Record summary:
A computed fold for a 382-nucleotide RNA from a Steroidobacteraceae bacterium, annotated as Bacterial RNase P class A. The RNAcentral record of the sequence draws on ENA. A source record names the gene rnpB. Lineage of the source: Bacteria > Pseudomonadati > Pseudomonadota > Steroidobacterales > Steroidobacteraceae. Its Rfam family is "Bacterial RNase P class A". From the family's description: Ribonuclease P (RNase P) is a ubiquitous endoribonuclease, found in archaea, bacteria and eukarya as well as chloroplasts and mitochondria.
RNA sequence: GGAGUCGGCCGGACAGUCGCUGCGCUCUUGUCUCGCAAGAGGCGGGCGGGGAGGAAAGUCCGGGCUCCAGUGGACGAGGUGCCAGGUAACGCCUGGGCGGCGCAAGCCGACGGAAAGUGCAACAGAAAGAUACCGCCGCGCGUUCGCAAGAGCGUGCGGUAAGGGUGAAAUGGUGCGGUAAGAGCGCACCGCGCCGGUGGCAACACUCGGCGGCACGGCAAACCCCACCUGGAGCAAGGCCAAAUAGGGAAGUCGUGGUUCGCGAGAGCCGCAGCGCGUGUCCCCGCGUGCUUCCGGGUAGGCCGCUCGAGGUUGCCGGUGACGGCAAUCCUAGAGGAAUGACUGUUCUCGACAGAACCCGGCUUAUAGGCCGGCUCCUAAC
Numbered sequence: 001g002g003a004g005u006c007g008g009c010c011g012g013a014c015a016g017u018c019g020c021u022g023c024g025c026u027c028u029u030g031u032c033u034c035g036c037a038a039g040a041g042g043c044g045g046g047c048g049g050g051g052a053g054g055a056a057a058g059u060c061c062g063g064g065c066u067c068c069a070g071u072g073g074a075c076g077a078g079g080u081g082c083c084a085g086g087u088a089a090c091g092c093c094u095g096g097g098c099g100g101c102g103c104a105a106g107c108c109g110a111c112g113g114a115a116a117g118u119g120c121a122a123c124a125g126a127a128a129g130a131u132a133c134c135g136c137c138g139c140g141c142g143u144u145c146g147c148a149a150g151a152g153c154g155u156g157c158g159g160u161a162a163g164g165g166u167g168a169a170a171u172g173g174u175g176c177g178g179u180a181a182g183a184g185c186g187c188a189c190c191g192c193g194c195c196g197g198u199g200g201c202a203a204c205a206c207u208c209g210g211c212g213g214c215a216c217g218g219c220a221a222a223c224c225c226c227a228c229c230u231g232g233a234g235c236a237a238g239g240c241c242a243a244a245u246a247g248g249g250a251a252g253u254c255g256u257g258g259u260u261c262g263c264g265a266g267a268g269c270c271g272c273a274g275c276g277c278g279u280g281u282c283c284c285c286g287c288g289u290g291c292u293u294c295c296g297g298g299u300a301g302g303c304c305g306c307u308c309g310a311g312g313u314u315g316c317c318g319g320u321g322a323c324g325g326c327a328a329u330c331c332u333a334g335a336g337g338a339a340u341g342a343c344u345g346u347u348c349u350c351g352a353c354a355g356a357a358c359c360c361g362g363c364u365u366a367u368a369g370g371c372c373g374g375c376u377c378c379u380a381a382c
Stems, first nucleotide, its partner, number of pairs: 001378010012347007020051002023048005030043005053353001057364002060362005065234004077230005082096005097111001098109004112225002117223002119219002133164002135160011172190006191214001192212005197206003238304004248295006255272007274289005311330008348351001
């Protein structure tokens, strides 16, 4: 210098003007409400300081918090799945093991169980658990040639998984022996399984020892088995205060006539009167209607939940690491139809994906461009 790999960080900058939002202070000689008043509250004015993200996203996991249920057990259902650790918890993270890819740094892996049972395997293929299509071999029969031995062809029975062929996959591999031809049939090496030993907390590993010719292959993101985990709903959770009107309840009070129910007290309905409204008054007419006080539930509305938290930063210590401990220090949106913006100027590398809605830890997905660092490989020079 080139190629690669892993990790961390930034996500236009500065200034001015005008706005928006919520907080603190302030103005009662701005306005409204309540109150006898003092004063309080809402709106408004002024000043000050705060005002989106690395993903605020998808809502896919895990937790906090809240309400309901239950203090338990069984079944079912769902999830997770090598080992150890971290954590509030996780399906996340860290370290390790094993397998695969890469020269390497490094990356990827639902990675328990297939001699418990059931099931599945498209197409091709003879057979996808016990299978012979071609081929090879043996025996029998027929036939042709041949003096004969025998050879060829056809056919039947049997042996054979070494060879061909099919397939993603065909029941260990290579070699020698062996055989009619073959075959773990025998042997050597490799592989595999089981038992033991050694190392390791464990997964697992071993140039260790012994046994077994190998007992049957694949799929469990198929049922299933084993181990472990899981109650449900979600801030429109949930809690508090609480109008007007109409229902509900209680007490008190209020004419008259008729009628119904009831033993009664009384209650209901209808008419008239009374009262209210319909134009200032009266008449007619129409409509409405017992009155007063209190209690309770709910609605509108308001308040809380709401942001100080498994929090951030720095330093030291422990740990390979995830992370943990201690000390100092900081406060960093909290709205409720939903603010975080617009314009101007200067400047640069000309600006991507994208907008909080109870909070937090993860994962996944989107992202213009830029900066920093570790490591690996190649090349060159010193």